[in-house]
Context: one part of a larger RNA
C1' cells in the first nucleotide's frame, strides 16, 4: 500500500455550519467524453516465457515464436456514466390551518429554607462525635416569638416524560427569538447527501477587569484518629461557586456505537398529533418521538435487534503490537494554565 476495521480488543472528531471535492430521484431527446468492440500504427534491441539449433552436457552462445496487458488514430455502438436541451412529482423545500414542550435571550415577581442583625419570652447549656475535643454561651448562648437585611437555589407536580446538534435545559409572569410535530396538497421542480480546509457553539474547572457573597467550601488552622496520619471525623475557614464583559476549548464531552437513505417478523408501556367506530372512555388505524422484551440476521462473546451492533449504497473521520509518548522538538493558538498538531533513539 493492498486487505481488514472501528459498541466493549488498536480505532467515531465533543457538536454543529458549510467552502471545495465526493456522490446524486423519474421520462423522453441530443453529443459521444468516460465505457464496449473492429481496424490500423506503435510498443527498439537485449532480458524473461515457450520452441528449435550450436559448444561431448550444462552454464554460455544462437534462429523463430508468442508476449509486451500501454499509448495514438481510425470506423462503430448508444445500455449505463458524463455534457447539452425539454419535461415529472415520489427527494428537497415554500404556503395554509392546528399542536405540544425545563429550547435560548432579556427584565420583572413569589414563597419555604439557611445565616447575620434588632426586639421580647428564658436560663445553662448548646454544639458535635463512634467516643470526644477544638468551638459557642451569664458581656445571656441553645431554643421560642415578632421584625428587618442579604445572597442563593426552586421542595410538591416529577415521569427509563418533554425540549435542544451537543454542551446542556426544570418556581411564577410579560416580552423578544429558534427548531420540531400532526392534517391539507395550493406552489417551486432535483433546488439534495456528505463535508477536507474554514467559521461558529462548547460542562466544569482555571484566567483578566469590576461587582456581589447566605451556605457550600479547594488552600490553609485547629480539634480528634493513629505507630505516623501532609487523610478519611470535627470545628471554623480564603479563593471559587453567583453576576456583567472577555478568554480557556478541555472531559468515562458515553448510546464508549460519525452523518444520510432505502429494505428486513412481530409484542407490549409511554410522550405528542391525525382518521374511523360507537355503549363518551375505550377499540382498531396511522405518523412522528421515546422505553422494554424478541424473529430472521448479525457478534469472539456479551449482546444488538425498523431508535441494528441485520441487509446495502454514499461521503466525512479514525485505526494497524506494548512501553517511551499524548511526550521531546517545531509550528499555531492563549494572559497564563495550558491546548492543538504530533516524532524517534532505546527496550519487552
Nucleotide at each position: 500500500c493492498u486487505g481488514g476495521g472501528c459498541g466493549u480488543a488498536a480505532a467515531g472528531a465533543g457538536c454543529g455550519c458549510g467552502u471545495a471535492g465526493g456522490c446524486g430521484g423519474c421520462u423522453c431527446u441530443u453529443c459521444a467524453a468516460g465505457u464496449u468492440a473492429g481496424g490500423c500504427g506503435u510498443g527498439a534491441a537485449a532480458g524473461g516465457c515457450c520452441u528449435g539449433g550450436g559448444c561431448u552436457c550444462a552454464a554460455c552462445c544462437u534462429g523463430g515464436g508468442a508476449a509486451c496487458u500501454g499509448c495514438g488514430c481510425u470506423u462503430a455502438a448508444g445500455a449505463c456514466u458524463g455534457g447539452g436541451g425539454a419535461g415529472c412529482u415520489u427527494g428537497a423545500g415554500u404556503c395554509c390551518g392546528g399542536g405540544a414542550g425545563a429550547g435560548g435571550g432579556u427584565g420583572g415577581u413569589g414563597g419555604a429554607a439557611u445565616u447575620c442583625c434588632c426586639a421580647g419570652u428564658g436560663u445553662a447549656g448548646a454544639g458535635g462525635u463512634g467516643a470526644a475535643a477544638u468551638u459557642c454561651g451569664u458581656a445571656g448562648a441553645u431554643a421560642u416569638u415578632g421584625g428587618g437585611a442579604g445572597g442563593a437555589a426552586c421542595a410538591c407536580c416529577a415521569g427509563u416524560g418533554g425540549c435542544g446538534a451537543a454542551g446542556g435545559c426544570g418556581g411564577c409572569c410579560a416580552c423578544c427569538u429558534g427548531g420540531c410535530c400532526c392534517g391539507g396538497a395550493a406552489c417551486u421542480g432535483a433546488c439534495g447527501c456528505u463535508g477536507a480546509g474554514g467559521c461558529g457553539c462548547g460542562a466544569a474547572a482555571g484566567c483578566g477587569u469590576g461587582g456581589g457573597g447566605a451556605g457550600c467550601a479547594a488552600a490553609c488552622a485547629g480539634g480528634a484518629u493513629u505507630a505516623g496520619a501532609u487523610a478519611c471525623c470535627c470545628u471554623g475557614g480564603u479563593a471559587g461557586u453567583c453576576c456583567a464583559c472577555g478568554c480557556c476549548g478541555u472531559a468515562a464531552a458515553c448510546g464508549a456505537u460519525g452523518a444520510g437513505u432505502g429494505c428486513u417478523a412481530g409484542a407490549u408501556g409511554u410522550c405528542g398529533g391525525g382518521g374511523a367506530g360507537c355503549u363518551u372512555g375505550c377499540u382498531c388505524u396511522u405518523c412522528g418521538g421515546u422505553g422494554u422484551c424478541g424473529c430472521a440476521g448479525c457478534u469472539a462473546a456479551c449482546g444488538c435487534g425498523u431508535u441494528a451492533a441485520g441487509c446495502a449504497c454514499u461521503c466525512c473521520g479514525c485505526c494497524u503490537g506494548g512501553g517511551g509518548a499524548g511526550u521531546a522538538c517545531g509550528g499555531c493558538c492563549g494572559c497564563a494554565a495550558g491546548g492543538u498538531u504530533a516524532a524517534a533513539a532505546c527496550u519487552c